[in-house]
Parts: sequence; C1' cells; structure tokens
RNA sequence: GCCUUGGUAGCUCAGCCUGGUAGAGCACAUGGCUGUUAACCAUGUGGUCGGAGGUUCAAAUCCUCUCCAAGGCG
Repeated sequence: GCCUUGGUAGCUCAGCCUGGUAGAGCACAUGGCUGUUAACCAUGUGGUCGGAGGUUCAAAUCCUCUCCAAGGCG
C1' cells in the first nucleotide's frame, strides 16, 4: 500500500443482505411478593447506530470519504 471482518443502551449482542416506530438478555431504578435478603413477577430509565457528506418522501440499513480494532496479502 491492497483486501476482509467488526464498531448499535453501562456490558454482551440482534437488526443491515431486501430502506419504513431503534430492539433482546444482563445490569440499574421503582413497585409487588417475602419475617428479612436473595430469587421470582410487573413497570420504567438509558442510544449523535464510530464520524462527515450524498441519494431518498423516508437511512442503523444504500453510495462516497474518513477514524478506531482484529485478521490476511504484498
């Protein structure tokens, strides 16, 4: 230098191919239950979808550039 994969909630990840309300589990908060705690049940908080630009009525998703991490080729 070139190529591939990944970056989404505090953590681990799904969703992207095929554009249409941003989700799951864990964690956290509140309530229920319990003699108490844990467990269990219910509800809730939490997101510039790595960054910028473009296409579109509409972008996490498509296109371009770019940053970071891992791997491969030279």
Transfer RNA from a Candidatus Woesearchaeota archaeon, 74 nucleotides, folded computationally.
It matches the Rfam family "tRNA". Rfam classes the family as a transfer RNA. Gene Ontology term of the family: triplet codon-amino acid adaptor activity.
The sequence is in RNAcentral, with records from ENA.
Its mean pLDDT, the model's own confidence on a scale to 100, is 82.